[in-house]
Molecule: TPP riboswitch aptamer (THI element)
Organism: uncultured Chlorobiales bacterium
């Protein structure tokens, strides 16, 4: 000096699903409850997978055949259920970038023996 690789920082990109229970609604009431509704939604807790399922000032990714999106309300398997697993898949897209430090490797130069 070069490429490789690792870490950190700055910048940039990305996802947030499923299940159960309770509450949330209406009527009556002796205020303890009882009945109706219980489709969707919201809130809380617990459970499943995962790095992450909004404790986020977190986590993951940053050029990429997998951070993530689309195809896909699809296919196969499995599950209590799910974007749970696999295939699809070097398919189509996806952040087009800097700094610092470490490691070994290659090449060159200088010095010493």
């Nucleotide at each position: 000096u070069g490429a490789u690789u690792c870490a950190u920082c700055u910048g940039g990109g990305g996802g947030u699903g499923c299940u159960u229970u309770g509450c949330u609604u209406c009527a009556g009431u002796g205020c303890g409850c009882u009945g109706a509704a219980u489709c969707c939604g919201g809130c809380a807790a617990a459970g499943c997978u995962g790095a992450g399922a909004u404790c986020a000032g977190a986590c993951c990714c940053u050029u990429a055949c997998a951070a993530c999106u689309u195809g896909a309300u699809g296919c196969a398997g499995g599950u209590a259920a799910u974007g749970c697993u696999g295939a699809c898949g070097c398919a189509a897209g996806g952040a087009a970038a800097g700094a610092u430090g470490g490691a070994g490797c290659a090449c060159g130069c200088g010095c010493c023996u």